[in-house]
Context: one part of a larger RNA
RNA sequence: CUGGGCGUAAAGGGUGCGUAGGCGGUUUUAUGAGUGUGAUGUGAAAGCCCUGGGCUCAACCUAGGAAGUGCAUCGCAAACGAUAGAACUGGAGUAUGUGAGAGGGUGGCGGAAUUUCCGGUGUAGCGGUGAAAUGCGUAGAUAUCGGAAGGAACGUCGAUGGCGAAGGCAGCCACCUGGCACAAUACUGACGCUGAGGCACGAAAGCGUGGGGAGCAAACAGGAUUAGAUACCCUGGUAGUCCACGCCGUAAACUAUGAGAGCUAGCCGUUGGAAGGUUUACCUUUCAGUGGCGCAGCUAACGCAUUAAGCUCUCCGCCUGGGGAGUACGGUCGCAAGAUUAAAACUC
Repeated sequence: CUGGGCGUAAAGGGUGCGUAGGCGGUUUUAUGAGUGUGAUGUGAAAGCCCUGGGCUCAACCUAGGAAGUGCAUCGCAAACGAUAGAACUGGAGUAUGUGAGAGGGUGGCGGAAUUUCCGGUGUAGCGGUGAAAUGCGUAGAUAUCGGAAGGAACGUCGAUGGCGAAGGCAGCCACCUGGCACAAUACUGACGCUGAGGCACGAAAGCGUGGGGAGCAAACAGGAUUAGAUACCCUGGUAGUCCACGCCGUAAACUAUGAGAGCUAGCCGUUGGAAGGUUUACCUUUCAGUGGCGCAGCUAACGCAUUAAGCUCUCCGCCUGGGGAGUACGGUCGCAAGAUUAAAACUC
C1' cells in the first nucleotide's frame, strides 16, 4: 500500500462545535480540461510470447510477427462527474401558534433528620459485637421534653418516566437562559452530511489560594480477630467530601455498539403533541421519543432485529499474535500528581 475487520475475540475517538478536505437532491442550457471511442505518430536493439529456418536434437543462433497495458496530436460522443448560467421543492432552514421537561446559571425560602451547646425531668448505666474490648457516663451520660447554633443532603411523589451532545441533572419559589416535539400555512431555495488539525465542554479523585466543616471518612491511633492481621469487625479520627476562583483532562467516560441518509413483517407497553370517533373515559389514526418480545436477514455463538449487530451509500476514528508496554527516549501540556503522542532489543 492492499485486503479483512472494530457489541463480547485486537479495534468506535469521553462528548460537541467547526476549519481544510472528502461526499452531495430535482429539471434544464452551455462548455468539453475528467471520462468513453476512433485515427495517426511514437513507444531503440536485445530479451519475454507466437510462427518459421540453421547447427544430427537441445541449449544456442537466426528471420518475421505479436506485445509493449504508456505518451503526444487530431476527430467524434455528451450519459456520468465537473464548471458556468437559469429554474424547482421533496433535503436543510426561517416565521406563526401550541406543548412537555430533575436542561443550564443566579438569588431567596422550607421542613424532616444527624451532631453540638443551653435549660428541665431522671438514675446507672450507655454504646458496640459473632462474642467482646477500646470508648462515653455519678464532674450526672444514655433516654425524654423545651430552646439555640451550624453544615450537608433533599423522604414520599418516583416510574420499566422526563431533560441534556456527552459528563450529568431531583425540596419549593422568582429571575436570566439553551435545546426539543407537534400542528397548519407562508417564506428562503441545496443554504446539506461528515470532519484531519483546532476550539469548547468533560464524573470521581487530585492540586493551588481563600472560606466552611454537621454527618461520613483515605491516612493515622486504639480495641478485637488471628499462627501473624500493616486487613475484613469495633471505638475514635485528619485530609477530603461543601462554597468561590483557577488548574487537572482521566474512568467499565458502557448501549463495551462513531455521525448522517434511505430501504426492509409484526405484536404489546409507556412519555409528549395533533386529528378523528364515540360519548364522558375509552377507542382509532398519526408524528416524535423511550422499553419488552419477535419474522426475514445477519452472527463463531451469545444474541441483534424500523432505537439493527439486516440491505446499501457518504465521511471520520481505530485494529493487524502474546509478553516486553500504553513502558523507555524525545516532543507537547501541567504547579505537581501526571496526561498525551509512542517505540525497540529480547522472548514465547

The part of an RNA shown here (small-subunit ribosomal RNA, central domain) has 348 nucleotides and comes from a metagenome. It matches the Rfam family "Bacterial small subunit ribosomal RNA". Gene Ontology terms of the family: ribosome and structural constituent of ribosome. The coordinates come from a structure-prediction model, not an experiment, and the mean pLDDT is 89. The RNAcentral record of the full RNA draws on SILVA.